This is a predicted structure of a 689-nucleotide part of an RNA (large-subunit ribosomal RNA, domain II) from Bambusina borreri.
Context: one part of a larger RNA
């Protein structure tokens, strides 16, 4: 890991509500007692009801409050005992799981220390103190050479340990092996026997060790501790069908109350939607009248400077600047104004009857109120409207819708929150809806007007451009524009200053006049500073449009990432983009046709019409089987039961009936009753492979 067997809402007591049911002449007995201890009989104590109201005294269909005969609060009555089933509470209370905590024991053959008594350290090195012999000295210190063998000495094996690497990591080992390493007469290392013990011992101290177990051993026992935790929770159809919000919790993943679901019942209303009336409002937007804020001007209170003056005081000012006035913004906590929605209330909208006022009917729809049973209280994401964040987040929090959640089907390649649509079953049957109609791939390589050359399409921004359609303004043109070519572009003058110079062109200032068809006191080049080129402006020449702004459509570059990878792919100049038609595919939508179930209406039955009928968490209904009991001494059964293994039916299912083969000896069906009553899942448990 597979198969197989076993594996979780049970019981016992009491509340409550439901259903049945027995009794109401109000039910009903408890203990206990008689009984072949079976059936039942007895046994009224005690419960529930018959009245209620007041703290009570007490009064009494009333009572209590209160001065009240007022007002107000409760009340003015209908059951009871059983059985079932739902739930609540108590008990292990649907399994299964702790770490922990107490109490009784049992451990020091591991290992910590100690106690008694033994044991063991190859070899070599070093050379202390003492002491002798010389030598030295008054005598000693001393000095030299021999001796001597000390020492938690030195190298280094047994032993004893563990610094590094490698290997081993389902090992040869739950700590090893190799190959270096530490001590190696010492605070050494060791057999053996002994002692300390768990709120404890020990402990050259690491929370280490105390039998592979140590921030408190093992072990039995309380104990099925607890567990707001996590996992598991077993047969089938039909009906409905949530939540992820408030509030409040030592509350935040728990719980309570309420909302939101189911189910019973009783009352209620045309419920939804559409129109139209009729309200109230201060948001959007807008506005400056209030409160604030904020830019320029005009007057300037009041202040700085600053003049005169001995003060009083009188005066300058281009400097702040209050209040006012003109002009122009801003505001969640500003409003002289004010929407669309939203919301509330009335009325109107089907069919009959009725002249009318009205009445009635139609919805299997809506609402209230009560009993009983729940579940949920992490929600996501997408539109709109704020907040927070950085007008960032698959970001957080509100509101308001939607989908998912609990939702299948078609689109979006693929893709819980987009788009469409809400799946009761069958159909090799019609139709649409969103998307598409070349080819993968079902349906127009359809019309048609236009745009786009960039593969734009088929990611991106400021910002850049004689890319190319369209529109709108303007200016200039046959008295001839714009471009291009040819020609002129002169004179007072070198204008004046300045300057070394300054001659159109370093710079300042002025910018005249005159000849002309035209020509600046000069647009760039350029000189040292003239010269020289060329410009504007003129004619010549050509012959028809030409220049600018301004809006808008598609496109261009901006455009660098890490395996190749920004149309699904092939491909497309349509098969891209934009207008406009017509047809066609397309979904579990709708039709049809057949068939089921729910509800409800008709309808004596048969039948039939309307609606529905996706679904977690829940909630209600309705059945299938297993085991065992009773009717029961049942049908059946060696001419073959159970049980197994196939075949082919029946039933919406669960399941059931037959046939044939095995099996070999028990056993259905029917009505009813009781449970140890249904297995895929619990890191379940046992076996088996």
């Nucleotide at each position: 890991g597979c198969c197989g067997g076993c594996g979780a809402c049970u019981u016992a007591u009491a509340g409550g509500c439901a259903g049945u049911g027995g009794c109401c002449u109000g039910g009903u007995u408890a203990a206990g007692g008689c009984g072949a201890u079976c059936a039942g009989c007895c046994g009224g104590a005690g419960c529930c009801a018959u009245a209620g109201c007041g703290a009570a005294a007490g009064c009494g269909a009333g009572u209590c409050u209160u001065u009240c005969u007022a007002g107000g609060g409760c009340g003015a009555a209908u059951g009871u005992c059983a059985c079932u089933g739902c739930u609540u509470a108590u008990g292990g209370a649907c399994c299964c799981g702790a770490a922990c905590c107490c109490g009784g024991g049992u451990g020091a053959u591991c290992u910590a220390a100690c106690c008694a008594u033994g044991g063991c350290c190859a070899g070599g090195g070093u050379g202390a103190a003492g002491c002798u012999u010389g030598g030295g000295u008054g005598a000693a210190g001393c000095c030299a050479a021999g001796u001597g063998g000390a020492g938690g000495u030195c190298c280094g094996a047994a032993c004893c340990g563990a610094c590094u690497g490698a290997u081993g990591u389902u090992g040869a080992a739950a700590a090893a092996u190799c190959a270096g390493c530490g001590g190696a007469u010492g605070a050494g290392c060791u057999g053996u026997g002994g002692u300390u013990a768990g709120g404890g011992g020990u402990g050259a101290a690491a929370u280490g060790c105390c039998a592979c177990u140590c921030g408190a051993a093992c072990u039995c026992g309380g104990a099925g501790c607890u567990a707001g935790c996590u996992g598991g929770u077993u047969c089938u159809c039909c009906c409905c069908g949530a939540a992820a919000u408030g509030c409040g919790u030592u509350g935040a993943g728990g719980c309570g109350c309420a909302g939101c679901g189911g189910u019973u019942g009783a009352c209620u209303g045309g419920a939804c939607u559409g129109c139209c009336u009729a309200g109230g409002g201060g948001u959007a937007a807008a506005g400056c009248a209030c409160u604030g804020u904020u830019u320029c001007g005009g007057u300037g209170c009041g202040g700085g400077c600053u003049g005169c003056g001995a003060a009083a005081g009188c005066g300058g000012u281009a400097c702040c600047a209050a209040a006012u006035c003109g002009a122009g913004g801003c505001a969640a906590a500003c409003u002289c104004u004010g929407a669309a929605u939203a919301c509330u209330a009335g009325g109107c909208a089907u069919c009959u009857c009725g002249u009318a006022u009205g009445a009635g009917a139609c919805a299997u729809u809506g609402g209230u109120c009560a009993g009983c049973c729940a579940g949920u209280g992490a929600g996501a994401c997408g539109g709109u409207g704020g907040g927070g964040g950085a007008u960032a987040a698959g970001c957080u929090u509100c509101a308001u819708c939607g989908u998912c959640g609990a939702g299948a089907g078609g689109g979006a390649a693929a893709c819980a929150g987009c788009c469409c649509a809400g799946a009761c079953c069958a159909c090799c049957a019609g139709u649409u809806a969103a998307g598409g109609c070349c080819c993968c791939u079902a349906a127009a390589u359809g019309a048609u007007c236009g745009c786009u050359c960039a593969g734009u399409g088929g990611c991106a921004a400021a910002g850049g451009a004689g890319g190319u359609g369209a529109g709108a303004g303007u200016g200039c043109a046959a008295a001839g524009a714009c471009a291009g070519c040819c020609a002129g572009g002169a004179g007072g003058u070198u204008u004046g200053c300045c300057u070394a110079g300054a001659a159109g062109c370093a710079g300042c200032c002025a910018c005249c006049c005159u000849u002309g068809a035209a020509a600046g006191a000069g647009u760039g080049c350029g000189u040292a500073a003239u010269a020289g080129c060329u410009c504007a402006c003129u004619g010549a020449u050509c012959g028809a449009g030409c220049g600018c702004u301004c809006u808008u459509g598609c496109g261009c570059c901006g455009a660098a990432g890490a395996u190749g990878a920004a149309c699904g792919g092939g491909a497309c100049u349509a098969a891209g983009c934009g207008g406009u038609c017509u047809g066609c595919c397309g979904a579990a939508g709708c039709u049809g046709u057949g068939g089921g179930a729910u509800g409800u209406c008709c309808g004596u039955u048969a039948g039939g019409g309307c609606a529905u009928c996706g679904g977690u968490a829940g909630g209600g209904g309705a059945g299938c089987g297993u085991u065992c009991c009773g009717c029961a001494a049942a049908a059946g059964g060696g001419a073959g039961a159970a049980g197994c293994a196939u075949c082919a039916g029946u039933g919406c299912a669960a399941a059931c009936a037959g046939g044939u083969g095995u099996g070999g000896a028990c056993g259905a069906a029917g009505c009813g009753g009781a449970a140890g009553u249904g297995a895929g899942a619990a890191u379940g448990u046992c076996g088996g492979c």
Source information: It matches the Rfam family "Bacterial large subunit ribosomal RNA". The coordinates come from a structure-prediction model, not an experiment, and the mean pLDDT is 84.